This is a predicted structure of a 524-nucleotide part of an RNA (small-subunit ribosomal RNA, 5' domain) from a metagenome.

Context: one part of a larger RNA
RNA sequence: GGACGAACGCUGGCGGCGGGCUUCAUACAUGCAAGUCAAACGAGCAGCCCCGACUUGUCGGGGUGGGCGAGUGGCGAACGGGUGAGUAACGCGUAGGCAACCUGCCGCAGAGUGGGGAAUAACUCCGGGAAACCGGUGCUAAUACCGCAUACGGUCUCGACCUGCAUGGGUCGGGAUGAAAGCCUUCGGGCGCUCUGCGAUGGGCCUGCGUUGGAUUAGCUUGUUGGUAGGGUAACGGCCUACCAAGGCCUUGAUCCAUAGCUGGUCUGAGAGGAUGAUCAGCCACACUGGCACUGAGACACGGGCCAGACUUCUACGGAAGGCAGCAGUAAGGAAUAUUGCGCAAUGGACGAAAGUCUGACGCAGCCACGCCGCGUGCAGGAUGACACCCCUUCGGGGCGUAAACUGCUUUUAUGCGAGAAGAAUACCCCGGACGUGUUCGGGGAGUGACGGUAUCGCACGAAUAAGGACCGGCUAACUCCGUGCCAGCAGCCGCGGUAAUACGGAGGGUCCAAGCGUUGUCC
Repeated sequence: GGACGAACGCUGGCGGCGGGCUUCAUACAUGCAAGUCAAACGAGCAGCCCCGACUUGUCGGGGUGGGCGAGUGGCGAACGGGUGAGUAACGCGUAGGCAACCUGCCGCAGAGUGGGGAAUAACUCCGGGAAACCGGUGCUAAUACCGCAUACGGUCUCGACCUGCAUGGGUCGGGAUGAAAGCCUUCGGGCGCUCUGCGAUGGGCCUGCGUUGGAUUAGCUUGUUGGUAGGGUAACGGCCUACCAAGGCCUUGAUCCAUAGCUGGUCUGAGAGGAUGAUCAGCCACACUGGCACUGAGACACGGGCCAGACUUCUACGGAAGGCAGCAGUAAGGAAUAUUGCGCAAUGGACGAAAGUCUGACGCAGCCACGCCGCGUGCAGGAUGACACCCCUUCGGGGCGUAAACUGCUUUUAUGCGAGAAGAAUACCCCGGACGUGUUCGGGGAGUGACGGUAUCGCACGAAUAAGGACCGGCUAACUCCGUGCCAGCAGCCGCGGUAAUACGGAGGGUCCAAGCGUUGUCC
């Protein structure tokens, strides 16, 4: 000198764009943050229609059921959002490999969607319990569940042929085996379902190299190192088990200890390098602590489950409930870090045929000079360099100072009044063209904005609404007077102060920055 997620002191006009618990991965009141589909299903309740009865506005029966959802079922809940505890590791980065693998939804292609069955929740009735909830009886549906048939291709096995990069890979033939679900319809079809191949996307595993400090840590290791057989996995593998062998790592630093999420990047620097890993983006790990599996294409699952532990809450004392490192917010800690806001209008996501619903992701607003950038606090003229205050003085005068007064001008900004956006185009409806006939393109129509009556623009008004902070001995730009008298004090280093202190305190003047200026801390 530069930089900062900063803090503190004094001061403070506006706007734009960003940023905002670095400490206790401490504990959490309250609300919200993951639902959706009735075009999968049965029942129920509204509403509507018809019939009957009568106490004429109720009841009973039937039909319909577009509105509503508790339940079954499907998809989603493994994304999105948070945090950095752990981790020195194939965790991350980079370059490769898988002839050792998986992949829901999506795209392309091939084949199929035949015929049956038994249950169960909801519901009814009974019972237990303070509650959470639980047990029994009876009834019922499905795209829920289970057999049968069929099977191009799939899997297993046998045989033949071709081929590679070692284990191997591919093609053809025989045998065995394995599937399904319907819903809507304008009757044209559409959406689904099953099996298979390929793709796309996302993942899993393996390897080379790189990745902090300590030797006042020198030896470490028994599933340890390898083999055989088996199990397990989507898949290779001591991943696991039995047996066999006795190996494996290490001063090119094993093991142990400490510290730490890694990277793109960021800061600095001419560079090499050094430091760092907030915001944004990629990967990893975690979700009160520890362990475990279930479901599923995908989890060993933040707002799912089970067990144990600590803590908190309810209790009728028998038992139950909970997990903000989601968004707000509270307490605590701390030098220190914000609103219990608005909206799904946009972008994105889940579900749905769609309308649409949900979305503290996101878009916005609020608070904070925390940072960067921009703007303003007026401009021009005006000397008898005015009188005066204040300061200095050699008492002549000098400074403040074109500064003010005064004259003319302007109106950013502030204030008041008025006009007033872009962000919106889809989805929906109508018409037309193309062709794979439900997709795309073109035209038209109705409608949709949280921000927000905001940005912006116009008019009015009047210099009106707006300047401070540090420093002035040298380094280092800026000097005098008074007070004090090694006192009180200053100080980054050198050093000032003991009676004329440009160094302390005050004043006048000056210098440097400026809505900031200084101090402290940290890095280069």
Rfam family: Bacterial small subunit ribosomal RNA.